Model confidence (mean pLDDT): 82 of 100. The RNA shown here (FMN riboswitch aptamer (RFN element)) has 132 nucleotides. The sequence was found by an Rfam model in a public genome assembly.
């Protein structure tokens, strides 16, 4: 230098104010946050991908006449939401206005609380061997 394997380590934010009501961080008026890579240029809203949800097939534990059930792994399905101007060679990504969105259970109706999760993950960054 450039791959491959191992193994470390990290690896998701945000309710403050005030109304209503027996009760609301859930309603209603104001505020508040944005996971990874990629893209001539920085993106929550564009591509792609994780996470939560589901079906099948396989493996495993427990139990059963037999099963329901619980957990892995792979594979499939599912999977929100931006327009207008500007600047520039180039921006759906920067600037200005104006919008929008946001699993599941649980409780007064939850992106911002509590819960599965002291978990999974995209994925970064390091280190160790191998090879040229």
């Nucleotide at each position: 230098u450039a791959a491959g394997u191992u193994c470390u380590u990290u690896g998701g934010g945000g309710c403050g104010g005030g109304g209503u009501g027996c009760a609301a961080u859930u309603c209603c008026c104001c505020a508040c946050c944005g996971g990874c890579a990629g893209u001539u240029a920085a993106a929550g809203u564009c591509u792609g991908c994780g996470a939560c949800g589901u079906a099948a097939a396989g493996g495993g534990g427990a139990g059963u006449c037999g099963a329901a059930u619980c957990u892995c792994u792979u594979u499939g399905c599912c999977u929100g939401a931006a327009c207008g101007g500007g600047u520039g060679a180039a921006a759906u990504u920067c600037c200005c206005g104006u919008a929008c969105c946001g699993a599941c259970g649980g409780u007064a109706u939850a992106g911002u609380c509590c819960g599965g999760a002291u978990g999974g993950u995209a994925a970064a960054a390091g280190a160790a061997u191998u090879a040229c």